RNA sequence: AGAGUUUGAUCCUGGCUCAGAACGAACGCUGGCGGCAUGCCUAACACAUGCAAGUCGAACGCUAUCUUGUAUAGAGUGGCGCACGGGUGAGUAACGCGUGGGAACCUGCCUUUCUCUGCGGGACAACGGUUGGAAACGGCCGCUAAUACCGCAUACGCCCUACGGGGGAAAGGUCAGCCGGAGAAAGAGGGGCCCGCGUUGGAUUAGUUUGUUGGUGAGGUAAUGGCUCACCAAGGCUACGAUCUUUAGCUGGUCUGAGAGGAUGAUCAGCCACAUUGGGACUGAGACACGGCCCAAACUCCUACGGGAGGCAGCAGUGGGGAAUCUUCGGCAAUGGGGGAAAGCCUGACCGAGCCAUGCCGCGUGAGUGAUGAAGGCCUUAGGGUUGUAAAGCUCUUUCGCUAGGGAAGAUAAUGACGGUACCUAGUAAAGAAGCCCCGGCUAACUCCGUGCCAGCAGCCGCGGUAAUACGGAGGGGGCUAGCGUUGUUCGGAAUCACUGGGCGUAAAGCGCACGUAGGCGGACUGAUCAGUCAGGGGUGAAAUCCCGGGGCUCAACCCCGGAACUGCCUUUGAUACUGUCAGUCUAGAGUCCGGAAGAGGUGAAUGUAACUCCUAGUGUAGAGGUGAAAUUCGUAGAUAUUAGUGAAGACAUCAGUGGCGAAGGCGGCUAUCUGGACCAAUACUGACGCUGAGGUGCGAAAGCGUGGGGAGCAAACAGGAUUAGAUACCCUGGUAGUCCACGCCGUAAACGAUGAAUGCCAGCUGUCGGGCAGUAUACUGUUCAGUGGCGCAGCUAACGCAUUAAGCAUUCCGCCUGGGGAGUACGGUCGCAAGACUAAAACUCAAAGAAAUUGACGGGGGCCCGCACAAGCGGUGGAGCAUGUGGUUUAAUUCGAAACAACGCGCAGAACCUUACCAGCUCUUGACAUCCCGAUCGCGGUUACCGGAGACGGUUUCCUUCAGCUAGGCUGGAUCGGCGACAGGUGCUGCAUGGCUGUCGUCAGCUCGUGUCGUGAGAUGUUGGGUUAAGUCCCGCAACGAGCGCAACCCUCGCCUUUAGUUGCCAGCAUUUAGUUGGGCACUCUAGAGGGACUGCCGGUGAUAAGCCGGAGGAAGGUGGGGAUGACGUCAAGUCCUCAUGGCCCUUAUGGGUUGGGCUACACACGUGCUACAAUGGCGGCGACAGAGGGCAGCGACCCCGCGAGGGUGAGCAAAUCUCCAAAAGCCGUCUCAGUUCGGAUUGUUCUCUGCAACUCGAGAGCAUGAAGUUGGAAUCGCUAGUAAUCGCAGAACAGCAUGCUGCGGUGAAUACGUUCCCGGGCCUUGUACACACCGCCCGUCACAUCAUGGGAGUUGGCUUUACCCGAAGGUAGUGCGCUAACCGUAAGGAGGCAGCCAACCACGGUAGGAUUAGCGACUGGGGUGAAGUCGUAACAAGGUAACCGUA
Repeated sequence: AGAGUUUGAUCCUGGCUCAGAACGAACGCUGGCGGCAUGCCUAACACAUGCAAGUCGAACGCUAUCUUGUAUAGAGUGGCGCACGGGUGAGUAACGCGUGGGAACCUGCCUUUCUCUGCGGGACAACGGUUGGAAACGGCCGCUAAUACCGCAUACGCCCUACGGGGGAAAGGUCAGCCGGAGAAAGAGGGGCCCGCGUUGGAUUAGUUUGUUGGUGAGGUAAUGGCUCACCAAGGCUACGAUCUUUAGCUGGUCUGAGAGGAUGAUCAGCCACAUUGGGACUGAGACACGGCCCAAACUCCUACGGGAGGCAGCAGUGGGGAAUCUUCGGCAAUGGGGGAAAGCCUGACCGAGCCAUGCCGCGUGAGUGAUGAAGGCCUUAGGGUUGUAAAGCUCUUUCGCUAGGGAAGAUAAUGACGGUACCUAGUAAAGAAGCCCCGGCUAACUCCGUGCCAGCAGCCGCGGUAAUACGGAGGGGGCUAGCGUUGUUCGGAAUCACUGGGCGUAAAGCGCACGUAGGCGGACUGAUCAGUCAGGGGUGAAAUCCCGGGGCUCAACCCCGGAACUGCCUUUGAUACUGUCAGUCUAGAGUCCGGAAGAGGUGAAUGUAACUCCUAGUGUAGAGGUGAAAUUCGUAGAUAUUAGUGAAGACAUCAGUGGCGAAGGCGGCUAUCUGGACCAAUACUGACGCUGAGGUGCGAAAGCGUGGGGAGCAAACAGGAUUAGAUACCCUGGUAGUCCACGCCGUAAACGAUGAAUGCCAGCUGUCGGGCAGUAUACUGUUCAGUGGCGCAGCUAACGCAUUAAGCAUUCCGCCUGGGGAGUACGGUCGCAAGACUAAAACUCAAAGAAAUUGACGGGGGCCCGCACAAGCGGUGGAGCAUGUGGUUUAAUUCGAAACAACGCGCAGAACCUUACCAGCUCUUGACAUCCCGAUCGCGGUUACCGGAGACGGUUUCCUUCAGCUAGGCUGGAUCGGCGACAGGUGCUGCAUGGCUGUCGUCAGCUCGUGUCGUGAGAUGUUGGGUUAAGUCCCGCAACGAGCGCAACCCUCGCCUUUAGUUGCCAGCAUUUAGUUGGGCACUCUAGAGGGACUGCCGGUGAUAAGCCGGAGGAAGGUGGGGAUGACGUCAAGUCCUCAUGGCCCUUAUGGGUUGGGCUACACACGUGCUACAAUGGCGGCGACAGAGGGCAGCGACCCCGCGAGGGUGAGCAAAUCUCCAAAAGCCGUCUCAGUUCGGAUUGUUCUCUGCAACUCGAGAGCAUGAAGUUGGAAUCGCUAGUAAUCGCAGAACAGCAUGCUGCGGUGAAUACGUUCCCGGGCCUUGUACACACCGCCCGUCACAUCAUGGGAGUUGGCUUUACCCGAAGGUAGUGCGCUAACCGUAAGGAGGCAGCCAACCACGGUAGGAUUAGCGACUGGGGUGAAGUCGUAACAAGGUAACCGUA
């Protein structure tokens, strides 16, 4: 410090996720030791048991004991303590806490100082007696002490006062010392009270408050104060957020972070609050009291049912809750606390130990050497690699542990729980001590096996559908290590709430526009002040923590000491530039007056006219209207058309213009009224009067609403006609609200420049509207102010783009945004007549949603161009019969593959057996075939015949034949047979694991690269443009210059010529023959070698002087001369595992091998490709001419003979320019004369021929007989542009035989092309895009099903709060007190004083009625989200097929 994830790729915006650190943690696996820490975060839930607060005999009386004394023990009176210490965080949004100040107070014990401590009195416990009760606990009578209680005296201080005066104390004990007591004044420490500032969220909480705010007086308190009361006044708080509501103990600190911040408030420390819940007071210096009291309530326990007892949020511990948190331990030895004069006592505070890897820190589980790189494991290309110096082995050490001995400090004289602990020493043996997670990317670390969208993984992206580095196991590796992972939470990364440090044209985001309140900000100069600001000093900022420097435990964690820091608050002194405030002045901002001038600015009146429609009249006749085409509709009752007139209503053509005006919405005939605002010019005046603007107010298109008018045209709804699968639409004919006017509402729009307002600054060029000035006037030119446009530099921007009218550079103020969906929705509130508007969430869900630009692809977008693409033609297919292939069906099997073009006379250049892969039966198991091993044999093999069998196979048998080398060894080789096992074998699966080969776009003209340049980048440029071409062919231009694969050419063939050669070919001339037959010749043809020839080379025109094009000449051939071969980068997971090869998987007495028979040839049917026809351009008969290219020895087979024929017999010649297949056929002549025929030949019968082991299933051919459909073929569709189509025959491959198929060959030999509008395909440029598995794309909504959360909902159940009223425990206070009464007064009677009791107001709990708010449930219901390939349509994205979208009905 970043990374992953939206896309085909890019850049940006933007969310989600990860890597880090931390924790009072929990869970999973694992676990050796020690030190130091931590340890109920949940139920402030309930608690058994024990302990946690006592002490003093030197305050007092009594009782008991014996050790008889300074004795001990017990209950009680009395004193002090129990308000500390310890626990918890429920409540509390508060002067509770933090920080800093303040004045009207109290303070036991402690310290200091001053003074005093004299004299009396009456009781009550204990105790004794009696009595009640189950108990707890009492009642009555009697006795008694005190440092208990009371009185008197005294009063330095003290208190009260009307300044005259008045009031108030004490306690003694031991007694040598000493400890006490009373009053008072100070101190220290502690506490109470007040104030400034700070301290959570919500405005879908906007008003709140009646002791409330203040005053006077009184009461009360330690003390101020509405703290309380009486009276008076009507105040107090609040947008700088009152009130209400939610959440929460606060802080020092802790975690994180670079910091600013954010989160948090365990342990330690300070403060607060609480002690089962609520209320209350008593005592006391201090409490409204955790281990005190009273009352009420709930709960638990005891009970004799009458009544009582209790409060672990003290330490342990139990139950419960929970993912989860310890011992019913030891000791007062230390530190501290209480009582005591002290000894001593008490102390679950505390010190220690125990449990827990909960955390931090430290140590160990050995060290060295050791290669045959052992064994085993795993992988393997089978060689090896790896685990791995790892192990073993050898040498060494003993930390920790264990055993034994010694043995502290902590204690200043005694006293040690810890503890026989720490530590030291000796011994022991490598001996007792390693796991967890991960290994697709992020992110360090890879292979095999298993599994097969299953099981599973997953933090995000995503893995898994038969070769998974992602699941599970294993080997190996990586990381950390007594731990390691997971989960949860916090901060970080996140500049993703942005103070530091973000944005708003199109990504989320500028209010529709203005006016203006509060607020914020604000021109120049001078002076004053010092609030802000800055500097210095003082106080405070507890300790601990963090940081720095030292020190102590062997180190560290931990602890100790010192320093710094605590960024803050208060106070004081000073500075005065800036801001503020005050005072004065100014004119540059702003405004006013005079003059000029532009304008659809607004308002209410008046008025004008073309056209449409309606109405009246005339002419006139059969249609009109409307559409893609029609129909509904109008019209013989006279339409449409045309002429004239009348009235009504709305609207204002042309001018008209990126022209004008207005804040925006918006404004358009003309005339005048009233009126707003800009602009220019020039003086004079005011003197900062300004800018913005939360709330607020006003204006605000269309639609809509209310009332009343109006209504020509248009036109939601509606009706009809069309279209359509449907058509609640688009089109047509009608048509009502509405549109118009007046008044009143509504308050929204894609209200847009998707761009808030204001001010200043920052290159230009060029239009235009309105003014001014200058050049002599119109004109024109220059210049200036204010508007309105275009282009463009710097700059900005993710890019597009903006660019003095900023989206630039700055300042001020306002509004708004923070992933997509849910949703601008629900609920609540405000407004509205309603429609609805404004404000405005959450649950849940996804990992994206989005902006700009790029490359493609696509478009029922555009432009240019090409192609038998259309058109123009010729001939077909689709109808018939047959052949052949396919689908389907059938079957034991009908083997398999191919599937739009680019499967279907395709693999198959040829299924009777074989082929053959399929089916049925029989049969073999190292196998039909290969290699290795062992054993046997020397032959193997061929051949004859027989038996069983369907055959394979099995068993006999005749005859022929009897291996080779040598080192002479049953040594080697070879062959056969037999055998165990490795293995063979598989047309079994996967063409979506592959190689190779092939099809297709397409013989289309394209596809790329290097360097350079442009762009943040994907990419672009080049390759685009102007011409041209069959062509990215060539030329020109150009930030490109070059190059490669394609095109073309080079290759083959045909066409012309030359040359060479002349047999098997040829014959002009010379002989010769039936015959180029022979001699001869090689001129010609031909053959087959080598060459030539054609290049837009020449001429003219055109073009740009180019490339080229047009025409011409010459030429056999002319503009790539015809044909072939040749197929760029790539696309289709195209085809093929059944040609071959091959990974993986599967079968192994079978999915392998052999064999017989069957099947691939089936047949209601459908399709493709063909053949033959339907006839006269023909059939039949006769005559008989002319090819080319091929083939031939298991072959072609002549001549001759036989047969009607297929064919048979014979066999010359020929391995072929020699022989042969071989006959070419269309042709010509004659006949038939339009018919199911002398067309057509299917089908069938029968007799034959050939091939073959064999023609039944299932071959081809011949003869005779039979003579079906068919009379030119619907929708639709195919081929072809010249030696082509059409037509005619011939040959070949494979093959025993079998062609209408295929591949070739020649003969005869046309028609047409105006042209590119349209169909199809393709190329280039451009445009739009929400597509990129790319339009066979994407995608919307209803409905149906499942599921999830949520709104409404008659109601219902709780919580909290509030108003009114009722009840009124305990308690203190006020009143009363005829009952009771020791201390004082009084001789007494009696009094003073006190108590019980009674009563009043206050008040907790409780009750009744009503309200606000909140939560749960709720029949039914609304929409929403998500789900597998459901249903219906096709709304959007391209002109998305009616451009889309916004508001409204």

Background: The RNA shown here (small-subunit ribosomal RNA) has 1449 nucleotides and comes from an uncultured prokaryote. The RNAcentral record of the sequence draws on ENA. Its mean pLDDT, the model's own confidence on a scale to 100, is 85.